[in-house]
Context: one part of a larger RNA
RNA sequence: ACCGGCGAGUUAUGGUGUACUCCGAGUGUAAGCUGUUGUCACAGCGGACGCGUAGUGAAAGCGAGCCUGAAUAGGGCGCUUAGGAGUUCACUAUAGACCCGAAACCAGGUGAGCUAACCAUGACCAGGUUGAAGGUAGGGUAAAACCUAUUGGAGGACCGAACCGUUCAGCGUUGCAAGGCUGUCGGAUGAGUUGUGGUUAGAGGUUAUAUGCCAAUCGAACCUGGAGAUAGCUGGUUCUCCCCGAAAUAUAUUUAGGUAUAGGCUCGUAUGAACCCUUCUGGGGGUAGAGCACUGGAUGGGUGUCCUCGGCGCAAGCCGAAGCAUCUAACCAAACUCCGAAUACCAGAAGGCGCUGUACGGGACUCAGAACGGCGGAGCUAAUUUCGCCGCUCAAAAGGGAAACAACCCAGACCAUCGUCUAAGGUCUCUAAACACAUCUCAGUGGUAAAGGUAGUCACAAUCCUCAGACACCUAGGAGGUCGGCUCAGAAGCAGCCAUCCUUGAAAGAAAGCGUAACAGCUCACUAGCCGAGGUUUAUGGCGCCGAAAACGUAUCGAGGCUCAAGUUGUGUACCGAAGACGUGGAUUUUAUUUCGAAAGAUGUAAAGUGGUAGGGGAGCGUUCUCCGUGCUGUGAAGGCGGCGGGUAACCGAUCUGCUGGAGCGAGGAGAAGUGCGAAUGCCGGU
Numbered sequence: 001a002c003c004g005g006c007g008a009g010u011u012a013u014g015g016u017g018u019a020c021u022c023c024g025a026g027u028g029u030a031a032g033c034u035g036u037u038g039u040c041a042c043a044g045c046g047g048a049c050g051c052g053u054a055g056u057g058a059a060a061g062c063g064a065g066c067c068u069g070a071a072u073a074g075g076g077c078g079c080u081u082a083g084g085a086g087u088u089c090a091c092u093a094u095a096g097a098c099c100c101g102a103a104a105c106c107a108g109g110u111g112a113g114c115u116a117a118c119c120a121u122g123a124c125c126a127g128g129u130u131g132a133a134g135g136u137a138g139g140g141u142a143a144a145a146c147c148u149a150u151u152g153g154a155g156g157a158c159c160g161a162a163c164c165g166u167u168c169a170g171c172g173u174u175g176c177a178a179g180g181c182u183g184u185c186g187g188a189u190g191a192g193u194u195g196u197g198g199u200u201a202g203a204g205g206u207u208a209u210a211u212g213c214c215a216a217u218c219g220a221a222c223c224u225g226g227a228g229a230u231a232g233c234u235g236g237u238u239c240u241c242c243c244c245g246a247a248a249u250a251u252a253u254u255u256a257g258g259u260a261u262a263g264g265c266u267c268g269u270a271u272g273a274a275c276c277c278u279u280c281u282g283g284g285g286g287u288a289g290a291g292c293a294c295u296g297g298a299u300g301g302g303u304g305u306c307c308u309c310g311g312c313g314c315a316a317g318c319c320g321a322a323g324c325a326u327c328u329a330a331c332c333a334a335a336c337u338c339c340g341a342a343u344a345c346c347a348g349a350a351g352g353c354g355c356u357g358u359a360c361g362g363g364a365c366u367c368a369g370a371a372c373g374g375c376g377g378a379g380c381u382a383a384u385u386u387c388g389c390c391g392c393u394c395a396a397a398a399g400g401g402a403a404a405c406a407a408c409c410c411a412g413a414c415c416a417u418c419g420u421c422u423a424a425g426g427u428c429u430c431u432a433a434a435c436a437c438a439u440c441u442c443a444g445u446g447g448u449a450a451a452g453g454u455a456g457u458c459a460c461a462a463u464c465c466u467c468a469g470a471c472a473c474c475u476a477g478g479a480g481g482u483c484g485g486c487u488c489a490g491a492a493g494c495a496g497c498c499a500u501c502c503u504u505g506a507a508a509g510a511a512a513g514c515g516u517a518a519c520a521g522c523u524c525a526c527u528a529g530c531c532g533a534g535g536u537u538u539a540u541g542g543c544g545c546c547g548a549a550a551a552c553g554u555a556u557c558g559a560g561g562c563u564c565a566a567g568u569u570g571u572g573u574a575c576c577g578a579a580g581a582c583g584u585g586g587a588u589u590u591u592a593u594u595u596c597g598a599a600a601g602a603u604g605u606a607a608a609g610u611g612g613u614a615g616g617g618g619a620g621c622g623u624u625c626u627c628c629g630u631g632c633u634g635u636g637a638a639g640g641c642g643g644c645g646g647g648u649a650a651c652c653g654a655u656c657u658g659c660u661g662g663a664g665c666g667a668g669g670a671g672a673a674g675u676g677c678g679a680a681u682g683c684c685g686g687u
Base pairs, nucleotide, nucleotide: 001687002686003685004684005683006682011095012094013093014092015091016090017089019087020086021085022084023083026051027050028049032045033044034043035042036041055062056061065077066076067075068074098236099235101233105226106225107224108223109222110221116200117199118198119197120196121195122194123193124192125190127159128158129157130155134151135150136149137148138147139146163187164186165185168183169182170181171180202218204214205213206212211220239620240619241618242617243616244615249262250261251260252259253258263366264365265363266362267361268360269359270358271357274356276352277351278350279349280348281347282346283345289339290337291336295333296332297331299329300328301327302326303325304324305323308321309320310319311318312317369394370393372391373390374389375388376387377386378385399410400409401408414586415585416584417583419582420581421580425576426575427574428560429559430558434573435572436571437570438569440567446562452546453545454544456543457542458541459540461538462537464535465534474529475528476527477526479503480502481501484498485497486496509524512523513522514521587610588609589608590607591606592605593604595602596601621676623673624672625671626670627669628668631665632664639660640659641658642657643656644653645652646651
């Protein structure tokens, strides 16, 4: 891991309700006793007592009334009757109470053969080195001190085996080993190591303290018991079909992943359209918008004013800034309003649909919600962010589309069907289905992105010039007074300052640019010629272009591939396309109704339904045993492996059948449960 077996709402006693049964102003017995019987048990007695038949008041008490009260008032609770018992099912309380699961707590015991410390008594430490004190001799001194030599043999001394330990590295890591091996390394006469015997015990011991050790267990050992501790937590909880079908909110909570009440679901009873939709009528409002009349904010201009400041001035005064007031123009506001919708909400009426609403009672589940669209708050007008309200889908919804993709778009799956029509979305190939007429785009734009830029191209509008010749090219001119005056080393159109005239002429600036040291030189404005028909400028819109850099491999069309498209815009007509709709057949629920029937129910018809998690309700299948009852079986029971059939399913075959097996087993009607397994890191076994 698989397979097989086992494996979880039970039982008792109360309570509430449901269905049914018995009796009924009553109802029921409990213990016990008696009788019958082989037993289980049954029948009778037993009314003690319980509930009910009257309430009310704190009570005395009174009583169809009582209490309050001064009250004959008002008010509160009552009266004008229906209960009691049993069985079933559901839920609930108390019990282990659906099952498994703690870490822990307490009690009584067992442990120091491991290890910690101590006590008693024993044992052990190759070899080598160093050479303290002290002694002796000599020197030395007044005597000492001191010096030298020698002797001596001290030390938690040195090196290093046994022994004790374990620093570093490698191996080992289902090991040789639940701590080892190899090399290396520390101590090795000491606070040393070790044998044997003994002492200390868990609210404790022991500890050169590491929370270490106390038998592979230690922030409190182990064993047994209290014990099925408790677990608002996690996991698991076993057959089928039918009807309905939620919530993830409010309030409260030592409350926030729990619970209570309400809300939302279901079942029953009652009521019987009271509900919902549309239209109309009548209401209140202060939101969106708008506005500046108030409250505030804030900009430009004008006027006035006084005080404050600054500047100028001898002064008068003038100028500027700020403040206040006022006029004017244009503004801003969730906590501004002279105004003010649409919706929504409330009430009434009419019409429409039709098991919608409401009340009471039984049973729940839900209190972690999510994306998307809208209006807002927080945030950075960030987030698959967070909070509120409205809506919708998912949750609890399958099908088609979006390549793939809970939430987006279309659409709500009772079953069957090799029938038809459509939705979203599509119709070159993958891949079902397409053509026609026009437009634009050349960027593979389409098939990612901004500010900003664009003489890309299309459309549309306007201004001005133009056969008295526009625009562009080309040819020619572009001059004279004059090198204007000043300045300057120079300043001659072209460093700078001032002025910016006149003449000739078709036209030509006291010069728009380049240039020179200054001149010179080259252009321009302006003019003519040549040419011969449109041109200059501005604005708007469509589609493009640039802006545009990333890490595995094209990689931002699903792919191939696509350019008068298979891109884009517009128009038209077809087709494809879903579990949608329709057709045909069938099943089932509810309501209404027909026939039969005492009823339950059955039959037929019609209409509306039949996605579904938590959850409520209903109807069934199967297993074991018991009773009744009727059968099968060595001419082969159950069980096993198959076949043939039936049923909407659990399943069934007493209308069947082959092989195996070798002794018991069913139909039908009832009853009782150790009654259904795939999951619980489930338990046991096998492989």